């Protein structure tokens, strides 16, 4: 330089599930808690996914349908940035 495969060790992230609190929902924030994670750090650009409140159709007793400017990077690229370091 690389970051394919493995090993230590600092140091960091925090699924599910509960509790509060926020959203019309998807999910979000706090706490407690660890499934796991070298990018499980950032960016909704590109597919996926999720929900559908406003809109619209349409219908009448409250229910359907489409619809992302919502979510969501702990689904897959991608772009930027980066500890540590044996074989």
């Nucleotide at each position: 330089u690389c970051c394919g495969a493995c090993a230590a060790a600092a140091a960091g992230c925090a699924a599910a599930a509960c509790c509060g609190g926020g959203a019309a929902a998807a999910c979000c924030c706090g706490g407690u808690g660890a499934c796991g994670c070298a990018a499980a750090g950032u960016c909704a650009u590109g597919g996926a996914u999720c929900u559908a409140a406003a809109g619209u159709u349409g219908a009448a007793c409250u229910g359907a349908a489409c619809c992302a400017g919502g979510a969501c990077c702990g689904c897959c690229a991608g772009a930027c940035u980066g500890u540590c370091g044996a074989u």
Molecule: c-di-GMP-I riboswitch aptamer
Organism: Anaerolineaceae bacterium